[in-house]
Context: one part of a larger RNA
RNA sequence: UGACGGGGGCCCGCACAAGCGGAGGAGCAUGUGGUUUAAUUCGAUGAUACGCGAGGAACCUUACCUGGACUUAAAUGGGGAAUGACUAUAUAAGAAAUUAUAUAUCUCUUCGGAGCAUUUUUCAAGGUGCUGCAUGGCUGUCGUCAGCUCGUGCCGUGAGGUGUUGGGUUAAGUCCCGCAACGAGCGCAACCCCUAUCCUUAGUUGCCAUCAGGUUAAGCUGGGCACUCUAAGGAGACUGCCUGCGCAAGCAGAGAGGAAGGUGGGGAUGACGUCAAGUCAUCAUGGCCCUUACGUCCAGGGCUACACACGUGCUACAAUGGUCGGUACAGCGGGUUGCUACUUGGUAACAAGAUGCCAAUCCCUAAAAGCCGAUCUCAGUUCGGAUUGUGGUCUGCAACUCGACCACAUGAAGGUGGAUUCGCUAGUAAUCGCGUAUCAGCAAUGACGCGGUGAAUACGUUCCCGGGCCUUGUACA
Numbered sequence: 001u002g003a004c005g006g007g008g009g010c011c012c013g014c015a016c017a018a019g020c021g022g023a024g025g026a027g028c029a030u031g032u033g034g035u036u037u038a039a040u041u042c043g044a045u046g047a048u049a050c051g052c053g054a055g056g057a058a059c060c061u062u063a064c065c066u067g068g069a070c071u072u073a074a075a076u077g078g079g080g081a082a083u084g085a086c087u088a089u090a091u092a093a094g095a096a097a098u099u100a101u102a103u104a105u106c107u108c109u110u111c112g113g114a115g116c117a118u119u120u121u122u123c124a125a126g127g128u129g130c131u132g133c134a135u136g137g138c139u140g141u142c143g144u145c146a147g148c149u150c151g152u153g154c155c156g157u158g159a160g161g162u163g164u165u166g167g168g169u170u171a172a173g174u175c176c177c178g179c180a181a182c183g184a185g186c187g188c189a190a191c192c193c194c195u196a197u198c199c200u201u202a203g204u205u206g207c208c209a210u211c212a213g214g215u216u217a218a219g220c221u222g223g224g225c226a227c228u229c230u231a232a233g234g235a236g237a238c239u240g241c242c243u244g245c246g247c248a249a250g251c252a253g254a255g256a257g258g259a260a261g262g263u264g265g266g267g268a269u270g271a272c273g274u275c276a277a278g279u280c281a282u283c284a285u286g287g288c289c290c291u292u293a294c295g296u297c298c299a300g301g302g303c304u305a306c307a308c309a310c311g312u313g314c315u316a317c318a319a320u321g322g323u324c325g326g327u328a329c330a331g332c333g334g335g336u337u338g339c340u341a342c343u344u345g346g347u348a349a350c351a352a353g354a355u356g357c358c359a360a361u362c363c364c365u366a367a368a369a370g371c372c373g374a375u376c377u378c379a380g381u382u383c384g385g386a387u388u389g390u391g392g393u394c395u396g397c398a399a400c401u402c403g404a405c406c407a408c409a410u411g412a413a414g415g416u417g418g419a420u421u422c423g424c425u426a427g428u429a430a431u432c433g434c435g436u437a438u439c440a441g442c443a444a445u446g447a448c449g450c451g452g453u454g455a456a457u458a459c460g461u462u463c464c465c466g467g468g469c470c471u472u473g474u475a476c477a
Stems, first nucleotide, its partner, number of pairs: 001477002003474003007471007015461002019424005026315008034306002042053002064301007077123008087104007106115003126290002129288003135284002137279003140275001142273001147186006153162003166177003192267004197235007206225003211222003238261001241255001242253004317417001321376007333364003338357002342353004383414001388409007430453007
């Protein structure tokens, strides 16, 4: 100087407390361990692995296994040698890769050769082989915590200290006052994006107040740009004003005005560093290793196994509910190998025809919870839907291993879950549906977004956990 203490002081955080809803019990989905296997490819392992890499494992992917093949699949790059083809079509064998046979078959030329292709040789190429403890890049975490440092000066023999401590204050090393310090940098904040209000500009594909036409109905038509909205530019919030306290910074106020009040609400943004944290399997790369194989091609299988254990979720156990009928209101997005109105067929998944849209125009698009009415009457039930049988639909060369969906039948466990444990402070939790990426299809209940309905509680900081500052002890570095 740090680190540590079941030392002390001050402070903060869904850390506790106060509340609401879960997990742990059941079934299933998914990931992991273990076991099994020819193979169940590899990586990730307290917090910081386990719906993680994977934002799509039937083949492919694919790295694994079994079997059959090749010596170059791709790039064809350079040098040497030989040949004139390469290739196309057909047939046969084969699981395919591939092999065999038949037919057709080089160009330019100054005749020196050149181009192209094949074969061979060599240099090479190739490796998801090892080392993340050789590395770059990227990332997690402490932590969006308020810290981490430097120059000059001063103090100390020196390691080092001071500044950065103290008194206040703040979300903040934020600001003020004081001070052997005076300044500065990386962080904080601000600048950026979305959102909440208003103004200006611009009105088509958007909108419809007024006027006219028109319909069973409808911005449907003329017309208009007021409003909504769209998207560009501005305004606006700064403790600016008032009162009280205070030297000041600032704090308090059910103060005024205002759409918004004290960082308005979200996002992006992650200091010096820590964990030899993670990744050589995104990529790049040093070293080592393989080179008729640890490279490459192909078929089939596996990654989907299953006495079991754990994590994360979905669905439930019902009446604040289930079922049936009627009826209302979103926002984000996506669409030509596409989204598909509408009509017809089918109980349905879907199929056939057909129309619009490269989209503020057309379509996906039905929002669902909600509201109105009917029924069920507390039961393992009209709860719950696992599992299984039969018949189908769709995608795709192909659904056996191993897809999703539809119909009928079947109807399991489950009556609110031990010890323990998780999330959340407001448009939040809870609850309800919708969209997208990946994608032929889909194992999506996942991930990422979007809107609808919409709470309870916080006395407080004694205690648990984590963190910050000061101080103290130390046989630790």
Small-subunit ribosomal RNA, 3' major domain from an uncultured bacterium, 477 nucleotides, folded computationally. The coordinates come from a structure-prediction model, not an experiment, and the mean pLDDT is 81. RNAcentral holds the full RNA, with entries from ENA and SILVA.